[in-house]
Context: one part of a larger RNA
Molecule: small-subunit ribosomal RNA, 5' domain
Organism: uncultured bacterium
RNA sequence: GACGAACGCUGGCGGCGCGCCUAACACAUGCAAGUCGAGCGAGAACCAGGGCUUGCCCUGGGGACAGCGGCGAACGGGUGCGUAACACGUGAGCAACCUGCCCCAAAGACCGGGACAACCCGAGGAAACUCGGACUAAUACCGGAUGCCCUCACCGGGUCGCAUGGUCUGGUGAGGAAAUGGAUUCCGCUUUGGGAUGGGCUCGCGGUCUAUCAGCUUGUUGGUGGGGUAACGGCCUACCAAGGCGACGACGGAUAGCUGGUCUGAGAGGACGAUCAGCCACACUGGGACUGAGACACGGCCCAGACUCCUACGGGAGGCGGCAGUGGGGAAUCUUGCGCAAUGGGGGAAACCCUGACGCAGCGACGCCGCGUGCGGGAUGAAGGCCUUCGGGUUGUAAACCGCUUUCAGCAGGGACGAAAUUGACGGUACCUGCAGAAGAAGGCCCGGCCAACUACGUGCCAGCAGCCGCGGUAAUACGUAGGGGCCUAGCGUUGUCC
Numbered sequence: 001g002a003c004g005a006a007c008g009c010u011g012g013c014g015g016c017g018c019g020c021c022u023a024a025c026a027c028a029u030g031c032a033a034g035u036c037g038a039g040c041g042a043g044a045a046c047c048a049g050g051g052c053u054u055g056c057c058c059u060g061g062g063g064a065c066a067g068c069g070g071c072g073a074a075c076g077g078g079u080g081c082g083u084a085a086c087a088c089g090u091g092a093g094c095a096a097c098c099u100g101c102c103c104c105a106a107a108g109a110c111c112g113g114g115a116c117a118a119c120c121c122g123a124g125g126a127a128a129c130u131c132g133g134a135c136u137a138a139u140a141c142c143g144g145a146u147g148c149c150c151u152c153a154c155c156g157g158g159u160c161g162c163a164u165g166g167u168c169u170g171g172u173g174a175g176g177a178a179a180u181g182g183a184u185u186c187c188g189c190u191u192u193g194g195g196a197u198g199g200g201c202u203c204g205c206g207g208u209c210u211a212u213c214a215g216c217u218u219g220u221u222g223g224u225g226g227g228g229u230a231a232c233g234g235c236c237u238a239c240c241a242a243g244g245c246g247a248c249g250a251c252g253g254a255u256a257g258c259u260g261g262u263c264u265g266a267g268a269g270g271a272c273g274a275u276c277a278g279c280c281a282c283a284c285u286g287g288g289a290c291u292g293a294g295a296c297a298c299g300g301c302c303c304a305g306a307c308u309c310c311u312a313c314g315g316g317a318g319g320c321g322g323c324a325g326u327g328g329g330g331a332a333u334c335u336u337g338c339g340c341a342a343u344g345g346g347g348g349a350a351a352c353c354c355u356g357a358c359g360c361a362g363c364g365a366c367g368c369c370g371c372g373u374g375c376g377g378g379a380u381g382a383a384g385g386c387c388u389u390c391g392g393g394u395u396g397u398a399a400a401c402c403g404c405u406u407u408c409a410g411c412a413g414g415g416a417c418g419a420a421a422u423u424g425a426c427g428g429u430a431c432c433u434g435c436a437g438a439a440g441a442a443g444g445c446c447c448g449g450c451c452a453a454c455u456a457c458g459u460g461c462c463a464g465c466a467g468c469c470g471c472g473g474u475a476a477u478a479c480g481u482a483g484g485g486g487c488c489u490a491g492c493g494u495u496g497u498c499c
Base pairs, nucleotide, nucleotide: 001498002497003496005495006494007493008492009491012371013370014369015368016367017366018364019363020329025327026326027325029324030323031322034071035070036069039068040067046061047060048059049058050057051056052055078282079281080280088206089205090204091203092202093201094200097199098198102195103194104193105192106191107190108189110144111143112142113141120133121132122131123130124129149176150175151174152173153172154171155170156169157168158167159166160165181187182186208254209253210252215245216244217243220242221241222240223239224238225237226236227235257279258278259277260276261272262271263270264269284305285304286303287302288301307318308317309316310315335361337360338359339358343357344355345354346353347352374404375403376402377401384395385394386393387392408440410435411434412433413432414431418426443488444487445486446485447484448469449468450467454483455482456481457480458479464471465470
């Protein structure tokens, strides 16, 4: 000098930030991911008309709850466990790859079919929920056709390269589409090529400690065949060979998310990696796959385990390291707030809906910055306090007193920008104007040397102080109190840590 700080004393205001560093401990409650009726069927309440046997039926409107289907839910938000690794950073490569929505271009959408929910009936169960029968729609599912084109196999040609090989083109054969659907501005569907964006993989180099870890390795190292993947690959498998790594530190152990950066320093360097941003990893613990363009998936599924809860004991339910909040741990870290007005995201043609992302407000001197607690005059100097050589000195222009001002806070009136519009949580906030009155607003540490600031009394190696040196045993500037003084100031000290 610095801090995500804590502790002690003290505390007026504002702006901007920051706020579980410990138990990746356990969690009550609420909310945090939905949306689309312009994909589809069905359709409660309610309204209108009609029929009448007075409480039902029919028609029309209406659209709730749910269902099928589509997109989203892989983003956004959290945490730092694990990880010493191609995890990260940086620079290259992929002739070994994928990419929903979006953009550009080309071509197309023909003919058919059968189901399953919902609803109805029945059954089981305490519940969670489940089972059976029958009916039905679609942009749900399936079959056939067509093939600009794509994929594969075989036979050729041109051209290029970086080894495998890439690219263009001709022929033959095989395989492969669709929803002409919904609305009447348009939006969709299928195939292919290109783009953009996002991702996957490989490699060079770089960044911790330990040799009181010296040898490590059997899918191990390489090859062949096969499998698998979007894709290369011991990624997996069978067989074959016996390799591969290592003092330029393998293997083991310890510690740790990495970076942009932050702090310090003249720099070189050292230490750190809160907030913000990029990447990674994780989601009760361990394992697994499903769906999907994308996950091995925080608020999805299955299995096992620990824990908690419900139970009719047969069986079930759950996962805050989302936002608040609770218990616990701890020196220590906040409100179960307001709003979708803005920005951004998902769905929708749109209106709009959802959004604890976000925008704001609340709490905390936790930090930085700014402001105030008044200004001028005022005595050879009040009173009081303290000291005194008793003359006086000092507190001290300090107060009183006189004059003046009104920042901030207070009260009153007006009142935004942020929004293009009839949309503003913040907010009657910021800001402007007026009013009153010095009025409401100062403390902390220190005064032996280092180190700026000295006397008196008390105490008497006691009580105590202390960062180091050291003070205290009867005149202590070092302990305690008082007066005075010094430093900083809404803070001041102490502790911890880094330079």